The part of an RNA shown here (small-subunit ribosomal RNA, 3' major domain) has 476 nucleotides and comes from Trichopus zeylanicus subsp. travancoricus. The RNAcentral record of the full RNA draws on SILVA. Model confidence (mean pLDDT): 82 of 100. Its Rfam family is "Bacterial small subunit ribosomal RNA". Its family is annotated with ribosome and structural constituent of ribosome in the Gene Ontology. Lineage of the source: Eukaryota > Tracheophyta > Petrosaviidae > Trichopus > Trichopus zeylanicus.
[in-house]
Context: one part of a larger RNA
RNA sequence: CGAUGGGGGCCCGCACAAGUGGUGGAGCAUGUGGUUUAAUUCGAUGCAAAGUGAAGAACCUUACCAGGGCUUGACAUGCUGUGAAUCAUCUUGAAAGAGAGCGGUGCCCUCGGGAAUGUGGACACUGGUGGUGCAUGGCUAUCAUCAGCUCAUGCCGUAAGGUGUUGGGUUAAGUCCCACAAUGAGCACAACCCUCAUGUUUAGUUGCCACCAUUGAGUUUGGAACCUUGAACAGACUAUUGGUGAUAAGCCGGAGGAAGGUGAGGAUGAUGUUAAGUCAUCAUGCCCCUUAUGCUCUAGGCAACACACAUGCUACAAUGGGCAGGACAAAGGGUCGUGAUCCCGUGAGGGUGAGCUAACUCCAAAAACCCAUCCUCAAUUCAGAUUGCAGGUUGCAGCUCACUUGCAUGAAGCUAGAAUCACUAGUAAUGGCCGGUCAUCCAUACGGUGGUAAAUUCAUUCUCGGGCCUUGUACA
Numbered sequence: 001c002g003a004u005g006g007g008g009g010c011c012c013g014c015a016c017a018a019g020u021g022g023u024g025g026a027g028c029a030u031g032u033g034g035u036u037u038a039a040u041u042c043g044a045u046g047c048a049a050a051g052u053g054a055a056g057a058a059c060c061u062u063a064c065c066a067g068g069g070c071u072u073g074a075c076a077u078g079c080u081g082u083g084a085a086u087c088a089u090c091u092u093g094a095a096a097g098a099g100a101g102c103g104g105u106g107c108c109c110u111c112g113g114g115a116a117u118g119u120g121g122a123c124a125c126u127g128g129u130g131g132u133g134c135a136u137g138g139c140u141a142u143c144a145u146c147a148g149c150u151c152a153u154g155c156c157g158u159a160a161g162g163u164g165u166u167g168g169g170u171u172a173a174g175u176c177c178c179a180c181a182a183u184g185a186g187c188a189c190a191a192c193c194c195u196c197a198u199g200u201u202u203a204g205u206u207g208c209c210a211c212c213a214u215u216g217a218g219u220u221u222g223g224a225a226c227c228u229u230g231a232a233c234a235g236a237c238u239a240u241u242g243g244u245g246a247u248a249a250g251c252c253g254g255a256g257g258a259a260g261g262u263g264a265g266g267a268u269g270a271u272g273u274u275a276a277g278u279c280a281u282c283a284u285g286c287c288c289c290u291u292a293u294g295c296u297c298u299a300g301g302c303a304a305c306a307c308a309c310a311u312g313c314u315a316c317a318a319u320g321g322g323c324a325g326g327a328c329a330a331a332g333g334g335u336c337g338u339g340a341u342c343c344c345g346u347g348a349g350g351g352u353g354a355g356c357u358a359a360c361u362c363c364a365a366a367a368a369c370c371c372a373u374c375c376u377c378a379a380u381u382c383a384g385a386u387u388g389c390a391g392g393u394u395g396c397a398g399c400u401c402a403c404u405u406g407c408a409u410g411a412a413g414c415u416a417g418a419a420u421c422a423c424u425a426g427u428a429a430u431g432g433c434c435g436g437u438c439a440u441c442c443a444u445a446c447g448g449u450g451g452u453a454a455a456u457u458c459a460u461u462c463u464c465g466g467g468c469c470u471u472g473u474a475c476a
Stems, first nucleotide, its partner, number of pairs: 002475001003473003007470007015460001019423005026314008034305002042053002064300001066298005073125001077124002079121005087103001089100004107114002127289002130287003136283002138278003141274001143272001148187006154163003166179004193266004198234007208223002213220001237260001240254005320375003325370002332363003337356002342351003382413001387408007429452002432449004
């Protein structure tokens, strides 16, 4: 100087407390371990692995396994021979591939050849999702959006080092003020960036409709007020006022204001820690394979199943379930697409194919909610697992192993032990909608969007984590 203490002081955080809803019990979905297997490809393993890489494993993907094939190779460059390439036909095969035969030559051209392309040969090579993340780059997680980490010059010390960075206040903050052998500076903090909340100006189409007409309908004239959309500005800075403080920094209260003390959210992550993660995104040193650890094809596997764990979904009901009627969103996507209308079907869906390259058209019905009615506390008109039969869709192909519809079936479950998690406001909780990936989809996942809309915070004693000062230490 650090590290550490069941030492001390100060401070902070949904850390405890006060509350709300969960997990842990049930069924199912997904992931992991284990076991099994020809193979169940590989990675990730306390917090910081386990709905993670994977924004989508029937084939492909695919890396695994069994079997069939290839060996200058599926891919690249160089040398050389030959044929234009291509197209269609037959045999064999599970396919990859192997074999057979038919016809015929285009472009540039200095007639030597060349470009592009197929095929054969010899070698240099090519290839490897093979190993090492403890050889590495890059990227990422984590402490942590915590407030820290350093340097120059000066001064102190024999030196390691110290000082600055400490002290008194204050802040979300090493934020700012004052003091001081320190004076300055840098990286982090803050601000600058994006979205939301208010207004003004400008622009009115595909959006809007107050007035005047008009229609079934903002439909059509018309309008630029309103709404809304795009652009440019304004606005919030402790600016103002009272108190307090050391006449400071600030703190507390008020006014005005759409917004008040960081207005809300996002992006933004210092020096370092964990030889943290990744050689399977990519790149790369070294090692290893080279008729195979490379390449290709068919089928299987990644989906197995006594069990254990993790993350979720659905429930156990009356603040509910069924049925009928009625109302109100935002954001997003669409041409190999979205698919209106009409017809058929109990339905999934099928037929038809208008409009839309989209503020125009379509997905699209928002659902919780309101009103009316049935059920009356029961394993039920709760719950929906499981199973049978009959269908539909995508796709070359749904057996292993897809989704979905109708009828029937109707399991566990009556609020869950020890323990444990999230959340402080338009938040939790609750109810829908959309998207990416995508032929289809195992999505209950992930990422967005808006609807309804709470309770509680006395306070820092205790638990956990962190920061600063100080102190002990046989530790480095």